[in-house]
Context: one part of a larger RNA
C1' cells in the first nucleotide's frame, strides 16, 4: 500500500428474526466412504465432492481372469501377389486357423493407373500409462458483489497518493453538490430474449359472435367479428400533480393506465482469489511402455454388503383410503417412429390397421377437484416393503443384472434425539403432464401448466479466535 483485530460507525444479503414446509428416525432408490474380491475401471472431496463426470445385461469398458496377435485394431510411405466381393463347410467359446465353390469390374497412350484385398521389410503407429504443481481451451466459486484500473496534471526526497476521499442518494463508483484535480476504460445500467396491454395487416390446418342447414360434431353453407398465430408497430419515461429536500439528485403519496418507478423472468458475470476442477471430451511439453502398460476375443466385474454419512422417493393416514360419475391445461414429442378406432385378454400386453414428416393425425387419460356413496380410530378397507406362483415386453441374449402385470403374502413406520435444510408470491407448499439419454430401463435431470398459502416488529445477537 495491503491484509488482519474476541476495536468503532454505516449499509446489505431468506444471515438472524416472524412464518411455512423438510432432513436427521422407518422402508425403499441412489451416489460416496469403507469393507470385501481375480476384478469390483477411473476421476470428483467444506461450502464450491456424494441421483457428480454417467441411462454398466452384451455394447459402452478403460477392470479382472482364459484364449490369442505383433509394421499391429487405426494413418502414410516401399516391393510383389491378387481385381472387389459372395456363398458353402471343418475345428473352436470366440477371436481365428484350414479347406472348397461363384466371380472378373473402371480408365488407359496397353507400359500401367484408381479403388479394394491379402503377403513382407523396415520408417513409424498405438497407450483411458504418469505428472491438472509444465499447459492451452472450458468451467466452478467467491459474486450478478459492485467494484477493478489507466493517461495527463499535482502533491510527496521515496514507496505512494490525489481522481475512487467528503455531504446527500441509489439495487448500483447510480446520480446530484462539493473538491487538486481533469478525463477515460472494464464493469453497473441500457440495447437482445421472453411474458403481461392494444393497435394494424394476414386468416389455415386455427377461431364460430350474427345468418342458415344439421346426421347435433363448427359438422356444412359461410363468416373475418372474437380466441388464436405470427410479422410490424403503439405503451413506462419519475414523463404529470403534491409534500419533502439544499433551489440539486431523489425519496413520499396521487392521478391516469393492463402495467409505476430495474413492470415479472431469462441470458449476460469486472480486476483478480482459490498452484481450485478437468492430461479419462479435446489439444499438447516432458516422462515412462514397445511380442506390450499397444490390439482382437469369450466369460466375469463396474450391480459384491457386518456398516457409516450425503440426496431423494413413499408413509405413518379421516384435509385421508377405496368405488362410482364427471369437469378444467401447458408446453414438448414422432417416420426403423407416433400409432385411432375396432377384436379377444383381468391386466402387462396382442392382433389387425385407419391418419399422421403434423396449428390437420397420433401419444392423450392430465391429477389434485366435483358429486354421491363407504370405511369409523385399529397398525385398520392405513402402509406398501419382502418373499412365492403365473406371465407380458424390449433384445442374438434378462442366471449374474431389465421394466412391467396378475394373484398370494402383508415387514418397518402411529410425525421422528442432538442436530440441520429450502423459501418473501403465483412463491412456498401439493398435483398431474412432457423432453432429452434411450432397443430396453427414471423416485434422476430439464422443462410445462392446475390448485394456492402464511410471514417480515426489525437489524439487539451472529456472519469475525483459522489463514
Nucleotide at each position: 500500500u495491503g491484509a488482519c483485530g474476541g476495536g468503532g460507525g454505516a449499509c446489505c444479503g431468506c444471515a438472524c428474526a416472524a412464518g411455512c414446509g423438510g432432513u436427521g428416525g422407518a422402508g425403499c432408490a441412489u451416489g460416496u466412504g469403507g469393507u470385501u474380491u481375480c476384478a469390483u475401471u477411473c476421476g470428483a472431496g467444506g461450502c464450491a465432492a456424494c441421483g457428480c463426470g454417467a441411462a454398466a445385461a452384451c455394447c459402452u469398458u478403460a477392470c479382472c481372469u482364459a484364449c490369442u496377435c505383433u509394421u499391429g485394431a487405426c494413418a502414410u510411405c516401399c516391393a510383389g501377389c491378387a481385381a472387389a466381393u459372395c456363398c458353402u463347410u471343418u475345428a473352436g467359446a470366440g477371436a481365428u486357423a484350414g479347406a472348397g465353390g461363384a466371380g472378373u469390374g473402371c480408365c488407359u497412350u496397353c507400359g500401367g493407373g484408381a479403388g479394394c484385398g491379402g503377403u513382407g521389410a523396415g520408417a513409424c503407429a498405438g497407450g483411458u500409462g504418469c505428472u491438472g504443481c509444465a499447459u492451452g481451451g472450458c468451467u466452478a466459486u467467491c459474486c450478478u458483489c459492485a467494484g477493478c484500473u489507466c493517461g495527463u496534471g499535482u502533491u510527496g526526497u521515496g514507496a505512494a497518493a490525489u481522481g475512487u476521499u467528503g455531504g446527500g442518494u441509489u439495487a448500483a463508483g447510480u446520480c446530484c453538490c462539493g473538491c487538486a484535480a481533469c478525463g477515460a476504460g472494464c464493469g453497473c445500467a441500457a440495447c437482445c430474449c421472453u411474458u403481461a396491454u392494444c393497435c394494424u395487416u394476414u386468416g389455415u390446418u386455427g377461431c364460430c359472435a350474427g345468418c342458415g342447414a344439421u346426421u347435433c360434431g363448427g359438422u356444412c353453407g359461410g363468416g373475418a367479428a372474437c380466441u388464436c398465430a405470427a410479422a410490424g408497430g403503439a405503451g413506462a419515461c419519475u414523463g404529470c400533480c403534491g409534500a419533502u429536500g439544499a433551489u440539486a439528485a431523489a425519496c413520499c403519496g396521487g392521478a391516469g393506465g393492463a402495467a409505476g418507478g430495474u413492470g415479472g423472468g431469462a441470458a449476460u458475470g469486472a480486476c483478480g482469489u482459490c498452484a481450485a476442477g478437468u492430461c479419462a471430451u479435446c489439444a499438447u511439453g516432458g516422462c515412462c511402455c514397445u511380442u506390450a502398460c499397444g490390439a482382437g476375443u469369450a466369460g466375469a466385474g463396474c450391480u459384491a454388503c457386518a456398516c457409516a454419512c450425503g440426496u431423494g422417493c413413499u408413509a405413518c393416514a379421516a384435509u385421508g383410503g377405496c368405488a362410482u360419475a364427471u369437469a378444467c391445461a401447458g408446453a414438448g414429442a414422432g417416420a426403423g417412429g407416433c400409432g385411432a378406432g375396432c377384436c379377444a385378454g383381468c391386466g402387462a400386453a396382442g392382433g389387425g390397421a385407419a391418419g399422421u414428416a403434423a396449428a390437420a393425425c397420433u401419444g392423450a387419460a392430465a391429477a389434485a377437484g366435483u358429486a354421491c356413496g363407504u370405511c369409523g380410530a385399529a397398525g385398520u378397507c392405513c402402509g406398501a416393503a419382502u418373499u412365492g406362483g403365473a406371465g407380458u415386453c424390449u433384445g442374438c441374449a434378462a442366471g449374474u443384472c431389465g421394466a412391467c402385470u396378475c394373484c398370494a403374502u402383508g415387514a418397518a413406520g402411529u410425525c421422528a434425539g442432538a442436530a440441520u435444510c429450502g423459501c418473501u408470491a403465483g412463491u412456498a407448499a401439493u398435483c398431474g403432464c412432457g423432453g432429452a439419454u434411450c432397443a430396453g430401463c427414471a423416485u434422476g435431470c430439464c422443462g410445462c401448466g392446475g390448485u394456492g398459502a402464511a410471514u417480515a416488529c426489525g437489524u439487539c445477537u451472529a456472519g469475525u479466535a483459522c489463514a
Molecule: small-subunit ribosomal RNA, 3' major domain
Organism: uncultured Arsenophonus sp.